[in-house]
Context: one part of a larger RNA
RNA sequence: GCCGGCGAGUUACCUUUUGUGGCAAGGUUAAUCCGUUAAGCGGAGAAGCCGUAGCGAAAGCGAGUCUGAAUAGGGCGAUUUAGUCGCAGGAGGUAGACGCGAAGCCAAGUGAUCUACCCAUGGGCAGGUUGAAGGGGGUGUAAUAACCCCUGGAAGACCGAACGCACUAACGUUGAAAAGUUAGGCGAUGACCUGUGGGGAGGAGUAAAAGUCUAAUCAAACUUGGAGAUAGCUCGUUCUCUCCGAAAUAGCUUUAGGGCUAGCCUCGGAUUACUACCUUACGGGGGUAGAGCUACUGAAUGGGGAUGAGGGACCACCAGUCUACUUACCCCAACCAAACUCCGAAUACCGUAUGGUCAAUUCCGGGAGUCAGUCUGCGGGCGAUAACGUUCGUGGUCAAGAGGGAAACAACCCAGAUCGCCAGCUAAGGUCCCAAAGUUAAGCUAAGUUCUUAAGGAAGUCGAGUUGCACUGACAGCCAGGAUGUUGGCUUAGAAGCAGCCACCAUUUAAAAAGUGCGUAACAGCUUACUGGUCGAGCAACUUGGUGCCGAUAAUGAACGGGAAUAAGCUUAACACCGAAGCUGCGGAUUUGUCUCGCACCUACUUUGCGAUGCAACGAUUUUGGAUUUCGAUUUUUGAGAUUUGAUUUUGUUUCAUUUCAAAGCUGGUGCGAGAUAAGUGGUAGGAGAGCGUAGCAAUCAGCAUCGAAGCGGUACGGUAACGAGCCGUGGAGCGAUUGCUAGUGAUUAUGCCGGC
Repeated sequence: GCCGGCGAGUUACCUUUUGUGGCAAGGUUAAUCCGUUAAGCGGAGAAGCCGUAGCGAAAGCGAGUCUGAAUAGGGCGAUUUAGUCGCAGGAGGUAGACGCGAAGCCAAGUGAUCUACCCAUGGGCAGGUUGAAGGGGGUGUAAUAACCCCUGGAAGACCGAACGCACUAACGUUGAAAAGUUAGGCGAUGACCUGUGGGGAGGAGUAAAAGUCUAAUCAAACUUGGAGAUAGCUCGUUCUCUCCGAAAUAGCUUUAGGGCUAGCCUCGGAUUACUACCUUACGGGGGUAGAGCUACUGAAUGGGGAUGAGGGACCACCAGUCUACUUACCCCAACCAAACUCCGAAUACCGUAUGGUCAAUUCCGGGAGUCAGUCUGCGGGCGAUAACGUUCGUGGUCAAGAGGGAAACAACCCAGAUCGCCAGCUAAGGUCCCAAAGUUAAGCUAAGUUCUUAAGGAAGUCGAGUUGCACUGACAGCCAGGAUGUUGGCUUAGAAGCAGCCACCAUUUAAAAAGUGCGUAACAGCUUACUGGUCGAGCAACUUGGUGCCGAUAAUGAACGGGAAUAAGCUUAACACCGAAGCUGCGGAUUUGUCUCGCACCUACUUUGCGAUGCAACGAUUUUGGAUUUCGAUUUUUGAGAUUUGAUUUUGUUUCAUUUCAAAGCUGGUGCGAGAUAAGUGGUAGGAGAGCGUAGCAAUCAGCAUCGAAGCGGUACGGUAACGAGCCGUGGAGCGAUUGCUAGUGAUUAUGCCGGC
C1' cells in the first nucleotide's frame, strides 16, 4: 500500500414542544399490599403532583390584589376557561454524552544491580629517567655562611606498557554496536584507577556546576490510581430518493479562527387585513451630482488705480518732501473647495390613489446553520486617481451553479441542468482549413498593421477646408544680370556688404540690401535677396478627419490558439446561416394548486322506524281529606260500605314536545384513490417528508427445504433509487414472506484498530 473484519449522536432522569390514545374541570397514582395461569399481568392504595385564581416580601385579601393618606394614578391579573396521564418523534439540561487525540496536575507506592557523591574494607600501577630535604667527608670562617665530593630517594616530577580517559580523522549511520571500530592522542604515585558491602530519592537526592546524573527515561524518574482529566483546537462520523434552501452582517463579549441575541433558512399553526411587492399619477422633506461665488467662509492668477498703512531716501525738534518697493482697499478678466453655498437635479425615501401579481406580507410556536467571504460594474476614503492592495456603500457572479463563448481561464459575456429523443428556433460568440456555419455592395490599409503601450517625431497615404500666387506665364530647374557715390561714418594695426557701434541715404536701372550665407590678415572669390530670358500649368503655406510608420530592449522560441491570409485585415450597410443542458416539439417521472368522479369517516338539516322521558286529555287503580248517605253496636261517638268532590300512587290508550340509536335523502368538511389541467422540479451548511436494507422478537402463512436451506460464483430480468427476483453451478442444513415491535442497524478516508498478502 491493497483486501477482509471491527469502528463514532447512545442510555438514565428532568424540562419543553409536536403527533397520537384514555379520561376531562378534572387527570394521575408512588412506595406498599393482595391475587395469579408467575421475571408477566389483574386488583387495592389519593400520600403526593399538575390543572381549576390571582396579587403581595409577607401577614393576608381575593376577581381582584400590591403600592399608597387615598374611592387617585400606576404594576400584575380577571373579564376570553382545558387540562392531565401514557406512548412515539424533535430539542435543551445534568451526567464522559458523537468518536479518537494532548502537554500536564494530584495521591499512594517502587527504584542508587546504570550513573553522581559519600562511608567501610580490600586490590592494582612493567620498565626507564631526573635526583629535593636530610646525613657523612673535605675546603673554608674567629664562628657561621658558602662551595666541592659521596650518600640519600622526595615529587598532584619526566618518558612509557597494563589500567583509565576520549582530543583528531576516516569508516559506520535499515550499524557488528540504540554511541562502536581502526589509526594516531591524553593521564599513568595520584584531587589516581578499581572489587565487595553500605548510605541518602522525586520539588527530593546527588552534583570540582553541564540543569549534569538518579536503571537506553530528567527544567522534576517510574508504576498504579483520581481518569473516559480538560481540549473555544485538528481529524473522522457509515443506505436511498423527494420538497424548500441560507450566511460570511449588526450589537455585546480579557472578544476578534469562540460565543449570546437579532438578521437571513425551514416546518406547523393563526390572521383574510385591499398586508406585501410592482406600474402609473399626485403630494412631501432634503442639500448629494452639477453649478456658482461682487451670495458668505476661505484659497488663488494676471493687469490697472493709489484714499489709507508699512518699507527706503532726504530731514530729524516738529512739520514735511520724494519714491523703478510692498500692500489693505477699488476696478477689469479668468478660476478653486470633503469639513464654502445665492442655487440645485436624476435616483432613493415617506404618504395617497388607480391598475397588476395573488399570500409573496405580518404574528405565534418547533428545528437550524451562518459571524474567515471572493472577484467584478458604479459611488467614495486610505495608498502613488499603485497592487489578484485595503476599507465602506450599492447591484451582479462565484461561494452553493452545470451548459455555450472568452485558445486554456471560480468571480467576465450569454444562459439557470426533472429524465429521454440520430427533431426544430435562437443568445453571447462566430461562418478559409483545423472546426458547425457567408455572401453581396461601397471605401480604407501595404504596416502581416490586423495579432501589445505612451509622451514625442516624420513631405507615409486617403478625404474635407482656409489663405495667397498663376497663360499680362506662377513654382522648380537652366541661361544672364546682381551695378554706381563707396573702402558709408566711427572704431581699429586692418574693418573694403559680411569683428563691433551708429546711420541705412542717394544715383543709374528691367533689377540689384550701405547687404542672406560661406570666405580673406584685410581685399579678392563664391552665393542669396531682386530682375530679365527660356519652359508651359498648376504652385506655396496652413487647419482638420480616417488609417498606417518610428518610438518598441532579456534571459529555451512564444504578443492571431495553429495553419495560413493582401483579405480570410479595418470601417459602413444588407440579407442569410451556425451556435447552449436557453426556448419549442413528442414521450416518461414527480411536487403543489384548481376542477371532476369514486370510497371511507365526521357533521348540520329533513323524513321514517324502535325505544325512553315530559306535559295534557280520557279510562282503570292505590292511599287519603271534606260533604251527603246506608248498615251494625250504641247515650254522645266509633267501625264497615255506597255516592260525590279534591289530593296522591301505579298503569293503559291517544295527541304534542324533547331525545338516544338505526336507515334513507341531502349540506359542509377531512382523508385516500383515479383522471384532467396549470405552474414548477441546479444546489453546500441546514430544515421537512417518504422509503430500502441488516440483526433479533411476536403473531399469521397448519409457508419453503436432502426431489437440496443459508452462504458463495455466474447471469442478457424487474424497480425512480437504496435494492429485489428467476435460472445454472457450488455448498450440505437450515431459511423465508406479510403485519407489528426492538436496535450493539448500513464505512473509500479518523498519519484509525486487528488479521492476511
The prediction has a mean pLDDT of 82.
Predicted 3D model of a 757-nucleotide part of an RNA (large-subunit ribosomal RNA, domain II) from a Phycisphaerae bacterium.
Its Rfam family is "Bacterial large subunit ribosomal RNA".
Taxonomically the source falls in Phycisphaerae (Bacteria, Pseudomonadati, Planctomycetota).